[in-house]
RNA sequence: UUAAUAUGUUGGCAAACUUAGCGAAAGCUAAGGACGCAAAGCCAAGGGUCUAAACCUUCAAGGAUGAAGGAAUGAUAGCCGGUUGCACUU
Numbered sequence: 001u002u003a004a005u006a007u008g009u010u011g012g013c014a015a016a017c018u019u020a021g022c023g024a025a026a027g028c029u030a031a032g033g034a035c036g037c038a039a040a041g042c043c044a045a046g047g048g049u050c051u052a053a054a055c056c057u058u059c060a061a062g063g064a065u066g067a068a069g070g071a072a073u074g075a076u077a078g079c080c081g082g083u084u085g086c087a088c089u090u
Stems, first nucleotide, its partner, number of pairs: 006090001008088002012037002017032006035078001041083003046080002048076003055070006
């Protein structure tokens, strides 16, 4: 000096919940708040999961509309996956 493993410290992120806003919803944003996280950084072109407004079908109604089913183009990276990468101490 480099690599691997482990200990500790500084710094980092922020679940549930609350308030405000956006959205049809799932969910997202901001503030508060910490369940947790060594990639809880980034990627929604792979798989999974959630939602179902537009749209399609059926039924009711036969004016408006309502109900059921299908449907991602919506969401989720804190489900899996892909990709990049980290200060100091011992």

Model confidence (mean pLDDT): 81 of 100. c-di-GMP-I riboswitch aptamer from Lachnospira pectinoschiza, 90 nucleotides, folded computationally. NCBI's taxonomy places the organism under Bacteria, Bacillota, Clostridia, Lachnospirales, Lachnospira. The RNAcentral record of the sequence draws on ENA.